[in-house]
Molecule: SAM riboswitch aptamer (S box leader)
Organism: Chloroflexota bacterium
């Protein structure tokens, strides 16, 4: 790199260290010097991995010292496709809803 499955609305500092930038591409919209990104420490969550609970061993609870992962907005929105509603009838537009692609993590296979 591909390929399967799960899962994406909830969680997570008012610490130091850095000093301009982040949101992974494009279009928008934000964050940001009331200090970006790193990093360092703190934390969250419980996917695997442990360990431990059960009359009812389940897609079951619990623990969080181990592998990852995350810690602004819903994967921060769109974009392709369907429904609904407006705006004059169509093109187009604008709001809602659901889906596809697509991505991210986690196990897991080649």
């Nucleotide at each position: 790199u591909c390929c399967u499955u799960a899962u994406c609305a909830a969680g997570a500092g008012a610490g130091g260290u850095g000093g301009a930038g982040g949101g992974c591409a494009c279009g928008g919209c934000c964050c940001u010097g009331u200090g970006a990104a790193g990093c360092c420490c703190g934390g969250c969550a419980a996917c695997c991995a442990g360990u431990c609970c059960c009359a009812g061993c389940g897609a079951g609870g619990a623990c969080a010292c181990g592998g990852u992962g995350c810690c602004a907005a819903u994967g921060c929105c769109g974009g392709c496709c369907c429904c609904c509603c407006g705006a004059c009838g169509a093109a187009u537009c604008g709001g809602g809803g659901g889906g596809a692609u697509c991505g991210a993590u986690a196990a897991g296979g080649c």